[in-house]
The prediction has a mean pLDDT of 81. The RNA shown here (transfer RNA) has 74 nucleotides and comes from a Phycisphaerales bacterium. The sequence was found in a public genome assembly. The organism belongs to Phycisphaerales, within Bacteria. Its Rfam family is "tRNA". The family's RNA type in Rfam is transfer RNA.

């Protein structure tokens, strides 16, 4: 330098053919339960969906460039 691939909550990851409100487990906060913990149950907070631009009535999803990590080729 070229090709492929990953980027979504604090962490690990889902998200179907583009369609109204983006989810799970763990973790975190409050409450219930207990003599007190652990475990268990309920509720909740937490996301510019890597960045910028484009296509579209509509983009986490499609296209381009760029950024970061990984693999392969030279």
């Nucleotide at each position: 330098g070229g090709g492929c691939u990953u980027g979504u909550a604090g962490c690990u990851c889902a998200g179907u053919u583009g369609g109204u409100u983006a989810g799970a487990g763990c973790g975190c906060g409050c409450c219930c339960c207990u003599g007190a913990u652990a475990a268990g149950g309920g509720c909740g907070a937490g996301g510019u969906c890597g960045u910028u631009g484009g296509u579209u009535c509509g983009a986490c999803u499609c296209c381009a460039a760029c950024c970061a990590g990984g693999c392969c080729c030279a």